[in-house]
RNA sequence: GGCGCUAUGGUCAAGCGGCUAAGACGUCGCCCUCUCAAGGCGAAAUCAAGGGUUCGAUUCCCUUUAGCGCUACCA
Numbered sequence: 001g002g003c004g005c006u007a008u009g010g011u012c013a014a015g016c017g018g019c020u021a022a023g024a025c026g027u028c029g030c031c032c033u034c035u036c037a038a039g040g041c042g043a044a045a046u047c048a049a050g051g052g053u054u055c056g057a058u059u060c061c062c063u064u065u066a067g068c069g070c071u072a073c074c075a
Stems, first nucleotide, its partner, number of pairs: 001071007010025003018055001027043005048064005
């Protein structure tokens, strides 16, 4: 250089054209408890960036960025 894969809350991670963007751990609040832990209820917190297609994009296309893998040639 070429080809491919991956990127979603603090962490893990589902979803792949119309969802309130699921769930787990963690965090915060309330309940329970003499207190803590456990348990119950609730809340906050996410689609790598820029363009394009579309009535509508996290999802499809292009480019870029970051990470990972395979690989040719020359030296």

Transfer RNA from Phascolarctobacterium succinatutens YIT 12067, 75 nucleotides, folded computationally. The source organism's lineage runs through Bacteria, Bacillati, Acidaminococcales, Phascolarctobacterium and Phascolarctobacterium succinatutens. It matches the Rfam family "tRNA". Rfam classes the family as a transfer RNA.